The RNA shown here (Glycine riboswitch aptamer) has 124 nucleotides and comes from an uncultured Acidimicrobiales bacterium.
It matches the Rfam family "Glycine riboswitch aptamer". From the family's description: This family represents the bacterial glycine riboswitch.

RNA sequence: UCAGCCGGAUCGAGAGAGCGCUCACCGUCUCACAAAGAGACGACCGGGCCGCCGAAGGUGCAAGGGUUGCGGUUUGCCAAAGCCGUGAUUCGAAACUCUCAGGCAAACGGAUCGACCCGGUGGC
Numbered sequence: 001u002c003a004g005c006c007g008g009a010u011c012g013a014g015a016g017a018g019c020g021c022u023c024a025c026c027g028u029c030u031c032a033c034a035a036a037g038a039g040a041c042g043a044c045c046g047g048g049c050c051g052c053c054g055a056a057g058g059u060g061c062a063a064g065g066g067u068u069g070c071g072g073u074u075u076g077c078c079a080a081a082g083c084c085g086u087g088a089u090u091c092g093a094a095a096c097u098c099u100c101a102g103g104c105a106a107a108c109g110g111a112u113c114g115a116c117c118c119g120g121u122g123g124c
Base pairs, nucleotide, nucleotide: 002122004121005120006119007118008117010115011114012113013112018050020049021048022047023046026042027041028040029039030038031037051104052103053102057100058098060096064091065090066089067088068087069086070085071084072083073082
């Protein structure tokens, strides 16, 4: 000095799936108006239930590799090494998978991509 890689900040883009039902609480309106109560609408940080989504996070696994047991092969014999088959165990990716978590009007969030900067590592 700076490519790449890792983490982070800022800006931009960014999908999918019921503004679901019901109970309670609150507010407004109507009936009643002595009260109780009923209905409608809205809001909703609460409880219960059903349906659905996958792109916060998380789960699982292929090919292939490590270790190891058994069998075969190779050699005049045994052993060892190599090779082949098979079992166990372990590592092993994703936008796949599961739907635990999260989500299903708007907002928030959101994998990922682009721009730009900070820090770390680091080639020269």
Background
Of the family's consensus pairs, 90% are formed in the model.